[in-house]
Molecule: c-di-GMP-I riboswitch aptamer
C1' cells in the first nucleotide's frame, strides 16, 4: 500500500415525528427521538439530479399564476479530499 465489511474492539452519526429559535420557503440550528448508516465525515467555485421561489422578470382590473437561484439538499448519484476497528 489494495480490495473488502461475515464476525470482533472502542466508539460515531441519527429518518419520521414532537417542541423551540431563524428563515419568504425550501431548509437549518438546538433539545427530545431511532428510520438507518463503514464514511449519514468533508467538498454544492467539480459534473449530474432534486426541492423552495423572496428579491426580480411578466401575464392579469384584481385574487392570483407563469419563469428564474443568488436560497438550499452531501442521508439522491458520480467524482475528489480525510478517517475507525477488523479481514485480506
Nucleotide at each position: 500500500a489494495u480490495u473488502c465489511g461475515a464476525a470482533c474492539a472502542a466508539g460515531g452519526c441519527a429518518a419520521a415525528c414532537u417542541u423551540g429559535c431563524u428563515g419568504a420557503a425550501a431548509a437549518g440550528c438546538a433539545a427530545g427521538g431511532a428510520c438507518g448508516c463503514a464514511a449519514a465525515g468533508c467538498u454544492a467555485c467539480a459534473g449530474g439530479g432534486u426541492c423552495u421561489a423572496a428579491u426580480g422578470u411578466u401575464c392579469g382590473c384584481a385574487a392570483g399564476g407563469a419563469c428564474g437561484a443568488u436560497g438550499a439538499c452531501a442521508g439522491c448519484c458520480u467524482g475528489g479530499c480525510u478517517g475507525c476497528c477488523g479481514a485480506u